[in-house]
The prediction has a mean pLDDT of 77. Bacterial RNase P class A, 380 nucleotides, folded computationally.
């Protein structure tokens, strides 16, 4: 460095679901036993991607937004494997991936100057003063000097001095044709001085994917109240309502009673867990995976169960005995003031909690635990 695990079995007494039973029951249920199941590697953030609903069985574009070396896996992916190129490390191994040589735009400090580059010192001839020397126009990226970068390296020629100016040799780049490879690519060859700094999680451009909303998706059943539709009765020839066991009788009394239909709502049912499913074996492939065969059913709540508690066996840490006398894997501020090893006794276990359901990334985690690797130090 890299993978992997996240205690085990039991009793006690709750608690959800499911089957099934017995008493009750206003027939809707309620009560008490029996059997069976009941968190995670992240159930978390809700970042990707799918399934499943639904809107309009969803097609073309635009506008937005993602992704972006190859080939494979896959229901998809931004994910996984396998491999390329570069890179970062002594290494195990880990990390990046379209284009800034299309166009626009950005870029702190320094420093003459930083984007068709550029003269601060220097170097170098010309020209003016009297020669060394100073001035004053220019030439010049070799050399100093600033800086993350000063614009292809070395070496020659070559020049007034210099420069890809020229020329080998090396490095990119193009543009051609070979060879390997399914491909990204690689390995040599030939021309061509073509030598154009950085940034794309700047705008952009290029190619490729994306209809939008979500289980509060959605669908059934359905009360009371208002309020809509119809019918029927009634409006001084009184339907209804109140006093009242009835009858008489006495007050209100017309946007009114009475039955029916529809919509929604509160309430309940379904969606809801059999799945891109676990496990075993066999085959295929380096791998991710994928086929074929047997075998199991393994939460489903819904103001939200999975809880509390004893005793145990493994871990780990203390602390005291014991039999012993030097070692503990190694380290070391450990140990003869007692390691290592028995045997009692305390104490300790992180993150974290399903909520339609997968497949992934992301982050948290006892600074604990197991494995395997790689460098190092010491003995021997």
């Nucleotide at each position: 460095c890299g993978a992997g695990g996240g205690g085990g079995a039991c009793g006690c007494u709750g608690u959800c679901c499911c089957g099934g039973g017995u008493u009750u029951u206003c027939c809707g249920g309620a009560a008490c036993g029996c059997g069976g199941g009941g968190a995670g590697g992240a159930a978390a953030g809700u970042c990707c991607g799918g399934g499943c609903u639904c809107c309009g069985a969803a097609g073309g574009g635009c506008a937005c937004g993602g992704c972006g070396c190859u080939g494979g896996g896959u229901a998809a992916c931004u994910c996984c494997c396998a491999g390329g190129u570069g890179g970062a490390g002594c290494a195990a191994u880990c990390c990046a991936c379209g284009g800034c040589a299309a166009g626009u735009g950005c870029a702190a400090c320094a420093g003459a100057a930083a984007g068709c580059a550029a003269a601060c010192c220097g170097c170098c001839a010309c020209g003016u003063u009297u020669c060394a020397a100073a001035c004053g126009g220019g030439g010049u990226a070799a050399g100093g000097g600033u800086g993350a970068a000063a614009g292809g390296g070395u070496g020659g020629g070559g020049u007034a001095a210099g420069a890809g100016c020229c020329c080998a040799c090396c490095g990119g780049c193009u543009g051609g044709a070979g060879c390997g490879g399914c491909g990204a690519c690689g390995c040599g060859c030939c021309a061509g001085g073509c030598c154009g700094g950085g940034u794309g999680a700047a705008c952009c451009c290029c190619g490729c994917c994306g209809g939008g909303a979500g289980c509060a998706a959605g669908a059934c059943c359905a009360a009371a109240u208002a309020g809509g539709g119809a019918a029927g009765c009634g409006u001084u020839c009184g339907a209804g309502g109140c006093c009242g066991g009835c009858c008489c009788g006495g007050c209100c009394g017309a946007u009114g009673c009475u039955u029916c239909c529809g919509g929604g709502u509160a309430g309940g049912u379904c969606g809801c867990u059999u799945g891109a499913g676990g496990c075993c074996g066999c085959g295929g492939g380096c791998a991710a995976u994928c086929g074929c065969g047997g075998u199991c059913c393994c939460a489903g709540a819904g103001g939200a169960a999975u809880g509390a508690u004893g005793a145990u066996c493994a871990c780990c840490u203390c602390u005291u005995u014991c039999u012993u006398g030097a070692c503990c894997c190694c380290u070391g501020c450990g140990g003869c003031c007692g390691a290592a090893g028995g045997g009692a006794g305390a104490g300790g276990g992180a993150c974290a909690g399903a909520a339609c359901c997968c497949g992934g990334c992301u982050u948290a985690c006892a600074g604990g635990c197991c494995c395997g690797c790689u460098u190092u130090c010491g003995u021997c």